[in-house]
């Protein structure tokens, strides 16, 4: 010098998933944790009116981009593979264009739910990356 891994600290990404404050503790302090509260934000139930004929074990429903199809392995469950509707991400923010890099899952509710004022409920989590990348228009900040 090069590569590769792990740790911390800034910064960044996916997602609603962040931020205030009372009390205890922890600590020289700074800051940390626990509980319990309040804002933000985000899902869900929930009339009139509108939809809606009932019935259903071949049940229905909900969160989220993650719908759907094909193809092969397997007794089956499952498992690998292609495509795709959808979503990200390119670093000061927003919108766009181009390329290019990538998801395209997983859980839930448990016979039950259109829509839905008023009202009730409820989550505020995980996981990852480390300057690799251009142009346009607007806004902003900083130098000069």
């Nucleotide at each position: 010098c090069c590569c590769c891994u792990u740790c911390a600290c800034g910064c960044g990404c996916c997602g609603a998933a962040u931020c205030c404050g009372c009390u205890u503790c922890c600590c020289a302090c700074a800051g940390g944790a626990a509980c319990c509260g309040g804002a933000a934000c985000g899902g869900g139930g929930g009339a009139c009116c509108c939809a809606g004929g009932u019935c259903g074990u071949a049940g229905g429903g909900g969160u989220g981009a993650a719908c759907u199809c094909c193809u092969c392995c397997u007794c089956a469950g499952g498992g690998a593979g292609g495509a795709c509707a959808g979503g990200g991400c390119u670093a000061u923010c927003c919108g766009g264009a181009a390329g290019g890099c990538c998801c395209g899952a997983a859980c839930c509710c448990g016979a039950c739910a259109g829509c839905u004022a008023a009202c009730c409920c409820c989550g505020c989590a995980g996981g990852c990356g480390u300057c690799g990348a251009u142009c346009c228009g607007g806004a902003g900040c900083g130098a000069c």

Annotation:
The RNA shown here (c-di-AMP riboswitch aptamer (ydaO/yuaA leader)) has 144 nucleotides and comes from a Planctomycetota bacterium. The coordinates come from a structure-prediction model, not an experiment, and the mean pLDDT is 80. The sequence was found by an Rfam model in a public genome assembly. Lineage of the source: Bacteria > Pseudomonadati > Planctomycetota.